[in-house]
A computed fold for a 282-nucleotide part of an RNA from Hadarchaeota archaeon (SeqCode), annotated as large-subunit ribosomal RNA, domain VI. It matches the Rfam family "Bacterial large subunit ribosomal RNA". The source organism's lineage runs through Archaea, Methanobacteriati and Hadarchaeota (SeqCode). The RNAcentral record of the full RNA draws on ENA.
Context: one part of a larger RNA
RNA sequence: UGUUUGGUGCCUGAGGGAAAGGCGUCCCUAGUACGAGAGGAACAGGAUGCCGGCGCCUCUAGUUUACCGGCUGUCCGACAGGGCAGGCCGGGUAGCCACGCGCUGGUUGAUAAGGCCUGAAAGCAUCUAAGGCCGAAGCAAUCCCUAAAAAUAGGCACCAUUCCAGAGGCCCGCAAGGGUCUCUGGUGAAGGGCAGGGGCUAGAAGACCCCGUUGAUAGGCCGGGGGUGUAAGCACGAAGCUUCGGCGACGUGUUCAGCCCACCGGUACUAACAGUCCAAAG
Numbered sequence: 001u002g003u004u005u006g007g008u009g010c011c012u013g014a015g016g017g018a019a020a021g022g023c024g025u026c027c028c029u030a031g032u033a034c035g036a037g038a039g040g041a042a043c044a045g046g047a048u049g050c051c052g053g054c055g056c057c058u059c060u061a062g063u064u065u066a067c068c069g070g071c072u073g074u075c076c077g078a079c080a081g082g083g084c085a086g087g088c089c090g091g092g093u094a095g096c097c098a099c100g101c102g103c104u105g106g107u108u109g110a111u112a113a114g115g116c117c118u119g120a121a122a123g124c125a126u127c128u129a130a131g132g133c134c135g136a137a138g139c140a141a142u143c144c145c146u147a148a149a150a151a152u153a154g155g156c157a158c159c160a161u162u163c164c165a166g167a168g169g170c171c172c173g174c175a176a177g178g179g180u181c182u183c184u185g186g187u188g189a190a191g192g193g194c195a196g197g198g199g200c201u202a203g204a205a206g207a208c209c210c211c212g213u214u215g216a217u218a219g220g221c222c223g224g225g226g227g228u229g230u231a232a233g234c235a236c237g238a239a240g241c242u243u244c245g246g247c248g249a250c251g252u253g254u255u256c257a258g259c260c261c262a263c264c265g266g267u268a269c270u271a272a273c274a275g276u277c278c279a280a281a282g
Stems, first nucleotide, its partner, number of pairs: 005160007015146003021051007034039001052104005060098001062096002067091005072085005106142004114134004163186010191278004196211004217271003220267005225261004233254005240247002
């Protein structure tokens, strides 16, 4: 762009893709069938494992340049608090992940090789010539993904719409005027785009999804849950040193503190304001 007015939402599924499954062990069947014996199955049923596939983060483990704490060098005069070096070290939620967890089927149809039934040509025989029944990890379907551009261009529900002006042709009419068709322009319904706030359903950029005051979309704040591990200041104690005035690593108490969070819930305090463009007239 098309799908013969313009849209919103939900579907159908012709067609296309596909490997989503593959392989063991053990028990039972059963020391059975079979076999002189020696040996020695299978169908059905149950348990369990490996590889692959898909999904997930409750547990375990990893990461964690979020965060918390300890220590070093240097700088901000000292204290306190910080900057820089992923500085080093000990922990570490969310997220992401595997070494962790969950799931991972049979059935149906038509057949191949093959096995058969009935059965003539050829009074017999013969699975085949007519006809009929079975038969595989393979093929097709069921399952999964995609798909109305499937030109036979699909279906359902809902929303909106036949407006205004001008020019021309045709028809009716004495005329005024009316009807209809074509072209040009305008308005701007339903709706959509941009711009705006975001994404832990998406993501290289676009795209996609959600929200936009009739609002919990992000931030802030509050609460819950969680991480680290007991802040600063003050008080007391303290090995020792002292110029006798004091100084003092560190410890204890205040303090399960202080600091912080990507999680959960709440709350319009801040920002989603104000705008702009497209677009129906069949």